[in-house]
RNA sequence: UCAGAUGGCUGGAUGACUGCGGCGGGUUUCGGCCCGUCGAGGAAAGUCCGGGCUCCACGAAGGACACGGUGGCGGAUAACAUCCGCCGGGGGCGACCCCAGGGAAAGCGCCACAGAAAAUAUACCGCCUACCGGCGUUUGCCGCGGCAAGGUUGAAAUGGUGCGGUAAGAGCGCACCGCGGCUUUGGCAACAAAGCUGGCAUGGCAAGCCCCACCGGGAGCAAGACCAAAUAGGGAUGGCAAGUGAUCUGUCUUUCGGAUCGCUAUCCGGGUCGGUCGCGCGAGGCGUUCGGUAACGAACGUCCCAGAGGAAUGGUCAUCCAUCCGCUUUGUGCGGGGGACAGAACCCGGCUUACAGGCCAUCUGACGUU
Repeated sequence: UCAGAUGGCUGGAUGACUGCGGCGGGUUUCGGCCCGUCGAGGAAAGUCCGGGCUCCACGAAGGACACGGUGGCGGAUAACAUCCGCCGGGGGCGACCCCAGGGAAAGCGCCACAGAAAAUAUACCGCCUACCGGCGUUUGCCGCGGCAAGGUUGAAAUGGUGCGGUAAGAGCGCACCGCGGCUUUGGCAACAAAGCUGGCAUGGCAAGCCCCACCGGGAGCAAGACCAAAUAGGGAUGGCAAGUGAUCUGUCUUUCGGAUCGCUAUCCGGGUCGGUCGCGCGAGGCGUUCGGUAACGAACGUCCCAGAGGAAUGGUCAUCCAUCCGCUUUGUGCGGGGGACAGAACCCGGCUUACAGGCCAUCUGACGUU
C1' cells in the first nucleotide's frame, strides 16, 4: 500500500423565526394569554421467545395421560429458543466463521431418477476354469461351477491404502489408517490421550412417526381497580285513587273474599355514556473501585430521563459539514443537487429483520522499502 476478519461508536452541526404535546408558575373580562422546563430509536419494527404486573382457575404434595417446547458440557441470569467459556464436527492459507450438536442396535415408515442392486442384498458388463463330469486327448471346447478385484448408476453401494495370497478373488492373512469393545490416566463435565483387544459385527433420513431426558396452568393494559349522568328498566317503603273491567287465587260451580294491573313521592342496587387510576424511580442510566478468563456480580458516588387520548415530538431560512453531479483557466475555483432505515402507546431482557454515509480499536494474509 492492497485485500480481508472481529468488536464497538455515530446516524448531520450551530443560530434565528415560527408551530405542536406534557408538567410547573403567573395573569385573566374565564375565551385565553405570558414565562420556564421536558419531549423517540438503535432498531421505537416483526410480535418470534423469556419475564414483571393484573385477573381467572386450583386445598397441599406426588404421579399418570394428552398437547406444546427444549436437546454436547459447565457457568451467567428474574427467566430464556439469550449470553459467556469449553468440547466435538465442518469450512478457510490465515485472522476467523458455521452446526435443531440426544437416540437409526425398541418399533414403523421413506430413500425420486439412474442403476445389477437402495437394505439381512444383488450380478448388467466383466474376471476365472483349480476341483468335478463329458468330448477331444498336448495347450482346447462344453457343462457343473467359483468371484466381486475392475467398469457402469447415483446424494448415498456393505471399511481405505499397500504387500502377501489365489485358478480368479475375497480381512483370506499381515502392516498402517479408520471403526467397535475394555482398561488406565487427565478433566467438575462434554471429552481427550495411551495401552490391550475384535477382522469389521448394523447404509442414510428423527426440521417423518417415534423413543429418552428435562421444562411448561389459562388469558392479556381493550389486563384490572375506583367514581359515576340522562333515558329505559328492577326492588323496597309510603301517599292518592278506589268504579266498571282484566288476570291470578282459596275448592268443581255460584256467591263472597284476597292480590296485582293506575298515578305519585322518597330511597336502594346493577349496567351504559363519561371521568380517575393502573402509567413510568425502573431486574433504570452514567462514573469509579473490587471479584471473575468471560457472560456477569458487588460496593460507593451521581442523575431523573416522553407519556396519551387515535396519538405532540414539525416546518422555513442562513452559515457550515459529509457526499454526489456538471463546468473548468486544474486553483484551497464556480454553479447545482442533497442527508440511511425508520415513528414510542403497560414495562423490561433477548432474538430476528431494515439501515446511505462516516469514525475508532484489535487482528490476519500478500507485496514493497529500510
A computed fold for a 370-nucleotide RNA from Rhizomicrobium sp., annotated as Bacterial RNase P class A.
RNAcentral holds the sequence, with entries from ENA.
The model forms 96% of the base pairs in the Rfam consensus.
Its mean pLDDT, the model's own confidence on a scale to 100, is 76.
Rfam family: Bacterial RNase P class A. The family's RNA type in Rfam is ribozyme.
A source record names the gene rnpB.
The organism belongs to Rhizomicrobium, within Bacteria.